A computed fold for a 103-nucleotide RNA from Gracilibacter sp., annotated as Glycine riboswitch aptamer.
RNA sequence: AUGAAUGAUGCGGGAGAUACCCUCUACGGGGAGCCGAAGAAGCAAGUUGUAAAAGUCGUCUUCUUACAAUGAAACUCUCAGGCAAAAAGACCGUUUCAGGACA
Numbered sequence: 001a002u003g004a005a006u007g008a009u010g011c012g013g014g015a016g017a018u019a020c021c022c023u024c025u026a027c028g029g030g031g032a033g034c035c036g037a038a039g040a041a042g043c044a045a046g047u048u049g050u051a052a053a054a055g056u057c058g059u060c061u062u063c064u065u066a067c068a069a070u071g072a073a074a075c076u077c078u079c080a081g082g083c084a085a086a087a088a089g090a091c092c093g094u095u096u097c098a099g100g101a102c103a
Base pairs, nucleotide, nucleotide: 006098007097008096010094011093012092013091018032020031021030022029023028033083034082035081039079041076042075046070047069048068049067050066051065052064053062054061055060
């Protein structure tokens, strides 16, 4: 199965931030300032473990404490990326294909 999640593909929408300075013609290099929505990185509660403490006759238990592990994002960060247009762009809608969950 009158096809879920998810992935790929085409189309439409899609924010922010210097068309800065030097080199002087290079989609390049150097400098200063800035942005967060490719990607990467960081962590709160919670959970788990260990130790302590407290309770219990005891097996054991936990409104406690400490440490460790795990732990999401559009938050934090700015490594990467970006700061006229174009391109890119998280995410949203949709086309086709793959996929094979519930019943």
Its mean pLDDT, the model's own confidence on a scale to 100, is 79. Lineage of the source: Bacteria > Bacillota > Eubacteriales > Gracilibacteraceae > Gracilibacter. Its Rfam family is "Glycine riboswitch aptamer". From the family's description: This family represents the bacterial glycine riboswitch. Gene Ontology term of the family: glycine biosynthetic process.